Molecule: small-subunit ribosomal RNA
Organism: metagenome
RNA sequence: AGAGUUUGAUUCUGGCUCAGAACGAACGCUGGCAGCGUGGAUUAGGCAUGCAAGUCGAACGGGAAGCCUUUUCUUCAACCUUCGGGGAGAAGAGGAGGUGGAGAGUGGCGAAAGGGUGAGUAACGCGUGGAUAAGCUGCCCCCAAGUUGGGGACAACAUCGGGAAACCGGUGCUAAUACCGAAUGUGGUAUUGCGUCGCAUGGCGCAUCUACUAAAGGUGGGGACCUUCGGGCCUGCCGCUUAGGGAGGCAUCCGCGUGCCAUCAGCUUGUUGGUAGGGUAACGGCCUACCAAGGCUUACGGCUAGCUGGUCUGAGAGGAUGAUCAGCCACACUGGGACUGAGGCACUGCCCAGACUCCUACGGGAGGCUGCAGUCGAGGAUCAUUCGCAAUGCGCGAAAGCGUGACGAUGCGACGCUGCGUGGAGGAUGACGGCCUUCGGGUUGUAAACUCCUGUCAUGAAGGAAAAGACGCUCUAUCCUUAAUACGGAUGGAGUUCGAUGGUACUUCAAGAGGAAGCCACGGCUAACUCUGUGCCAGCAGCCGCGGUAAUACAGAGGUGGCGAGCGUUGUUCGGAUUUACUGGGCGUAAAGCGUACGCAGGCGGCUUGGUAUGUCGGAUGUGAAAGCCCGGGGCUCAACCCCGGAAGUGCAUCCGAAACUGCCAAGCUAGAGUACAGGAGGGGAGAGCGGAAUUCAUGGUGUAGCGGUGAAAUGCGUUGAUAUCAUGAAGAACACCGGUGGCGAAGGCGGCUCUCUGGAAUGUAACUGACGCUGAGGUACGAAAGCGCGGGUAGCAAACAGGAUUAGAUACCCUGGUAGUCCACGCCGUAAACGGUGCGCACUUGGUGUGGGAGGUAUUGACCCCUUCCGUGCCGGAGCUAACGUGUUAAGUGCGCCGCCUGGGGAGUACGGUCGCAAGAUUAAAACUCAAAGAAAUUGACGGGGCCCCGCACAAGCGGAGGAGCAUGUGGCUUAAUUCGAUGCAACGCGAAGAACCUUACCUGGGCUUGACAUGUAACUGCACGCCCUGAGAAAUCAGGGAAGCCUUCGAGGGUGUUACACAGGUGCUGCAUGGCUGUCGUCAGUUCGUGCCGUGAGGUGUUGGGUUAAGUCCCGCAACGAACGCAACCCCUGUGUUUAGUUGCCAUCAGGUAAUGCUGGGCACUCUAAACAGACUGCCUGUACAAGCGGGAGGAAGGUGGGGACGACGUCAAGUCAGUAUGGCCCUUACGUCCAGGGCUGCACACGUGCUACAAUGGCCGGUACAAUGGGACGCAAUAUCGCGAGGUGGAGCAAAUCCCCAAAACCGGCCUCAUUUCGGAUUGAAGUCUGCAACUCGACUUCAUGAAGUUGGAUUCGCUAGUAACGGCGUAUCAGCUACGGCGCCGUGAAUACGUUCCCGGGGCUUGUACACACCGCCCGUCACAUCAUGAAAGCCGUCUGCACCCGAAGUCACUGGGCCAACCCGCAAGGGAGGCAGGUGCCGAAGGUGUGGGUGGUGAUUGCGAUGAAGUCGAAACAAGGUA
Repeated sequence: AGAGUUUGAUUCUGGCUCAGAACGAACGCUGGCAGCGUGGAUUAGGCAUGCAAGUCGAACGGGAAGCCUUUUCUUCAACCUUCGGGGAGAAGAGGAGGUGGAGAGUGGCGAAAGGGUGAGUAACGCGUGGAUAAGCUGCCCCCAAGUUGGGGACAACAUCGGGAAACCGGUGCUAAUACCGAAUGUGGUAUUGCGUCGCAUGGCGCAUCUACUAAAGGUGGGGACCUUCGGGCCUGCCGCUUAGGGAGGCAUCCGCGUGCCAUCAGCUUGUUGGUAGGGUAACGGCCUACCAAGGCUUACGGCUAGCUGGUCUGAGAGGAUGAUCAGCCACACUGGGACUGAGGCACUGCCCAGACUCCUACGGGAGGCUGCAGUCGAGGAUCAUUCGCAAUGCGCGAAAGCGUGACGAUGCGACGCUGCGUGGAGGAUGACGGCCUUCGGGUUGUAAACUCCUGUCAUGAAGGAAAAGACGCUCUAUCCUUAAUACGGAUGGAGUUCGAUGGUACUUCAAGAGGAAGCCACGGCUAACUCUGUGCCAGCAGCCGCGGUAAUACAGAGGUGGCGAGCGUUGUUCGGAUUUACUGGGCGUAAAGCGUACGCAGGCGGCUUGGUAUGUCGGAUGUGAAAGCCCGGGGCUCAACCCCGGAAGUGCAUCCGAAACUGCCAAGCUAGAGUACAGGAGGGGAGAGCGGAAUUCAUGGUGUAGCGGUGAAAUGCGUUGAUAUCAUGAAGAACACCGGUGGCGAAGGCGGCUCUCUGGAAUGUAACUGACGCUGAGGUACGAAAGCGCGGGUAGCAAACAGGAUUAGAUACCCUGGUAGUCCACGCCGUAAACGGUGCGCACUUGGUGUGGGAGGUAUUGACCCCUUCCGUGCCGGAGCUAACGUGUUAAGUGCGCCGCCUGGGGAGUACGGUCGCAAGAUUAAAACUCAAAGAAAUUGACGGGGCCCCGCACAAGCGGAGGAGCAUGUGGCUUAAUUCGAUGCAACGCGAAGAACCUUACCUGGGCUUGACAUGUAACUGCACGCCCUGAGAAAUCAGGGAAGCCUUCGAGGGUGUUACACAGGUGCUGCAUGGCUGUCGUCAGUUCGUGCCGUGAGGUGUUGGGUUAAGUCCCGCAACGAACGCAACCCCUGUGUUUAGUUGCCAUCAGGUAAUGCUGGGCACUCUAAACAGACUGCCUGUACAAGCGGGAGGAAGGUGGGGACGACGUCAAGUCAGUAUGGCCCUUACGUCCAGGGCUGCACACGUGCUACAAUGGCCGGUACAAUGGGACGCAAUAUCGCGAGGUGGAGCAAAUCCCCAAAACCGGCCUCAUUUCGGAUUGAAGUCUGCAACUCGACUUCAUGAAGUUGGAUUCGCUAGUAACGGCGUAUCAGCUACGGCGCCGUGAAUACGUUCCCGGGGCUUGUACACACCGCCCGUCACAUCAUGAAAGCCGUCUGCACCCGAAGUCACUGGGCCAACCCGCAAGGGAGGCAGGUGCCGAAGGUGUGGGUGGUGAUUGCGAUGAAGUCGAAACAAGGUA
């Protein structure tokens, strides 16, 4: 950094897709270790269990268990005994004292922190910067002052009672740092005054009068003095009270920033402001009353969302995101509420309501994991009901300490980042195996084995941390405090205690290569290729696309590439995408200029001067948390990770400065703009009037049978008189010629003439104003045609409609009619390919040539022409621009200003909603879904019921046929056991087949064989050739038996042969769409290309087009082309003339001989002929024309313009034909799809077609006679003379391997008969008898003779061949072949015509040009309805959910207000009773959550039916578009 994909190819536009990075991920396959991170993104769903907030006895009363001392009682008991008893001791129960301090309680502090989550919130919630002179602040720090003296209760406890429980009530006792008075008042608050400061309200300080206003104690030590021996007192510390200050925290306000939707455009009544009051820590409609009527506008509404530091991506600008960490906010089952407190409207507090769960004795109660673990559910998906308070931190405490699921650790998960390992070196006969193979080999691959080493990690063993110099305690030194060497505090020293992780990290030792590699890809993009299997199947696929028998694309394998403890896939984000374009895009034709103008807001704005300082620029200060990113350094062995420092943080605020530009203020200017004046141009607009031509109608005249209409007709009109024609009249509409890419208008648009009213532009003058300008979202006006409303009008034209034609149909095109409408007035509609497909304005940038209007100049009779200039309107064209086409001073060039619009195709300018409209409809304007394109311009072809030019037996002109008949032959079809196979428009069909009775033969039936009918090789064996003869079985093949003869040889069991076995043979089995070769066809048409150059961004063009000419791209000329190749032509063969050479088998003129006759013989080579060489023809000569090429005519010549014929077939097309001629890849069969044999079939017959033969007759048939050929063939042959037979033929055999012998003409001509007849035409068919070939003529041969004697009397539509020795007619030869179904094929000769004006038309072809939506190329492409299937979506009577507005009802808890007759210890009065002050319960009221009723709105789901759309190999009907697409 780009790449793939629209096309036959190209350039462009444009979408889709890919390569990169990232992630709290998930899934698949795989998985060694370690470090550091990270892990419920979904149901803010429900939760069992345990833990997550306590602590203080140095605030207080009380005090359990236990222990100690003592005592009483009961029981037991060693021992002693005077037997009465005593009795150490033990056990149990109780009392007293001491110690001890649990659990609970009063009280204090904490519980508002820490931890979780992101539901809500679009907000001063967050971010950033400010403000509070409008504030509050526990614990902490500093400073000042104080801490006096009293009182009454309530828990606990005891007791009684209620309740299942939770818990509650009565009575009685009691302490305090709990509670309540009083004193004091440093101070504070309130009043007044003064000073000072400030930014408006105001702040601060001082003074002053009076009033109000506080407290609590605990504990350690102690010399004197006092003492009720408790202590007072002194002192330290902790606490308490008041006031001031600080720090940190909190609260409130403001500027700016912080999503989407306008298909949400208006919202608002405490609403906006004021006054007064209330309330609050505090300002404030925060609340209330009254007054005024304001306030807001991206408001209001809807949807979505915690915000940020940051994170990901990106070159950046941006875009996306908000996990972990950090800051802020919000929430705690849902909703409401307050209490306490410094702080809450409180996650593990309270009250109420609701839902849910649990307990219950049914009366009532309890609960809230979005704390840590864990569980269920849902989900593609996210961990342990672990250890410890050792560290860090927090709460309480004087402290020890206690608590802490904060936190520190460990565990689980490849979830991520990072590091390490799975070994290293050597090792070739390149082992085995695998895979491939052209069978030679290649590759896996130094890879392995093997040899020598190493020891990371893992494993075992031993040692073994740092994190702890902490706090405390003991001892001690100095200092402070103090009366004090007590106590206490501070700073040191020595000692001591404490580790969850963990016997872990780390170190050492031991042993052994031992325990440790996979995943994905390999058609292109994109690094990496082969084999096998499969056969549009199975499957793949991110896009293009692979797969229908040779798949580098599916599946497997081998190999290779990539990454590596991971690799792929999926999802998401950014990138690539300049594909929303600020950086950095466009709008003539690709998507895109509003139909046009006016114009409010807005944006932009001429020249000069002064001021100001909004923007702008510079500097400074503050802030921009930490972490992160970046840079430098450092610590873990490195790295990840962590630590320290710096930079950055593009921002915001304040202050100072600058003044060019911009803005603002002021003053001026005239070049922009406007005004005035002058004379001209114009279908500009509105109204009124007038005119002629034409048309139709009416009346009358003339006049008669048609008119009209069309491709042709018909409908229609007409004898009741049309059409035609003349005259007169009526009506409506439109204005010929002039008329012109001429004029005017903003556009739509405007056309006879005149008048009235009226708008604008241009030119000229330069008098006036002095920037007054440009554009223009909304808005307003105008706005063709059609259409709508109301009223007129209606000649012509003419949707609808009717009829006639056309047609398969014809709801069309054509014709005859014809109503709305077209016209007028008024009012709507508001759209058009409203187009220059080009918004408006201004400026600048080479030209040429027309035309309309004006002005000026020269010169004029002249405003004729000419020159200059301004405005308008065209054409051509330069630079430039453009993808190209094109545009080009009238820009699509170069710039500026403003507006509108576009962002792939379809769905769709559609649905829903809104606005407008009488309606039709207009306007605004989506989504689901679907495709990989849709498109623009140009190129080459092909095609056209486009054009032009040219050619061809293409038509025309002719001659003869086919199509009708019979037969032959081929094909289709049918039939069949089989009727083998192929060829199928021209270009298959008398074709392969130049010979199907057997064979052929490939088909069918039946019978056999299996190394085979045939080839090669190896091994073994045996005999000898193979074979021949005979017998038997059999249809034969073949089998069995017997017999005769019996190989070569270098003597090596060598060759040959046979049998057996193995390799293999064999296949007319498939694929001509895997192929070679050959062939057909366009077409013997004149074309097809290349090199270099030039043009074009490119495909490509040029050359090869053009003007002539030719049979021809043949030749000439011209030309950005110049040359060249394959084709054409020529060279080759035959034929036509001549010469030379040669002369047998040919020939015979002359000479001679001979015969019945014959070149028969001698002889000759002259002629014919034979067969070789050569000559000849070249537009060479003349003439006309032309520049030339050439063409026309002529001469000579056997032949004249390629003399005639043949061979010869360019680049290519048809996947044309052939695997059955041969060859050949692949596939298939192998006792058969091979092979042998017999018989049958290929010949089968209702029928259809092609090609032929014979005819239908007199240009003929028959009979008789008489002539004239050439090509060819001949030994398994041709066969003469002769002879037999009516004949086919037989017998016989001369001659001949052939210019020698043999096979050989017919039509024609002469004569006769037939006389127009289904015949003396025609010969099919059938019967009989024969001949020949052959092993064999039944299926199934040919021929002969006799008899029979069918159809057919010249052939419909249509169609074929032929232009001269041709057509037509006549016979002859020959290949194949035993014979022949040959009437076919290939050749030969004989006789021998007619016609061509011409290129309009049919067919085919060539060239140029044009259009194209075709490129498989018109046998193309392609549209719509209907039918079927699937999908998405709109409407819809309704139904269901959810959110929400309004009105009303009910009204919990609770604050507030009022009340308070019941109740009350502290204070006051009082001796007391009692009263007062102050309160409580209760009650009432306002507000008030949930709930209820009614009525609206939004949104989602569903819905019989219905609409439209999309998609879908082969459905139906037509044929709308693309060519003039057949009606542009």